[in-house]
Molecule: transfer RNA
Organism: Bryobacteraceae bacterium
RNA sequence: GCGCCCGUAGCUCAGUUGGAUAGAGCGUCUGGCUACGAACCAGAAGGUCGCAUGUUCGAGUCAUGCCGGGCGCACCA
Numbered sequence: 001g002c003g004c005c006c007g008u009a010g011c012u013c014a015g016u017u018g019g020a021u022a023g024a025g026c027g028u029c030u031g032g033c034u035a036c037g038a039a040c041c042a043g044a045a046g047g048u049c050g051c052a053u054g055u056u057c058g059a060g061u062c063a064u065g066c067c068g069g070g071c072g073c074a075c076c077a
Stems, first nucleotide, its partner, number of pairs: 001073007010026004019057001028044005050066005
């Protein structure tokens, strides 16, 4: 340099044929329970869906460019 795959909450991941308010588990915080803690129960906070542009009535989902990560190939006088 070329090709392919990936990027959604702090972490690991869902998200149907593009459809209205984007979710789960774990973690964190608060409360309950307990002699205390763990476990358990209830609740809460936490998101520019990597960035930008475009298509569309409507984009996490489609297209293009860029950024970052991974894999393969090439180059290496």